[in-house]
Molecule: transfer RNA
Organism: Puniceicoccales bacterium
């Protein structure tokens, strides 16, 4: 130096193919039943989808450059 794959709440993970409200278990708050725990049931916080730029009416999804990690070649 080139070439491939990943980047989404605190964690994991779906959705990118085919552009159209960002869900999902786990956690975290609050309430309700327990004397209390656990456990169940309600309800609600938390994402500027790695960063910027570009096309679009509309981008987490297309397309460029960068940045992290991992791989595979010199």
């Nucleotide at each position: 130096c080139g070439g491939g794959c990943u980047g989404u709440g605190g964690c994991g993970u779906a959705g990118c193919u085919u552009g159209g409200u960002a869900g999902c278990g786990c956690g975290c708050u609050u309430g309700c039943a327990u004397g209390g725990g656990g456990u169940g049931c309600a309800a609600g916080a938390g994402g500027u989808c790695a960063u910027g730029a570009g096309u679009u009416c509309g981008a987490a999804u297309c397309u460029c450059a960068u940045c992290a990690g991992c791989c595979c070649g010199a």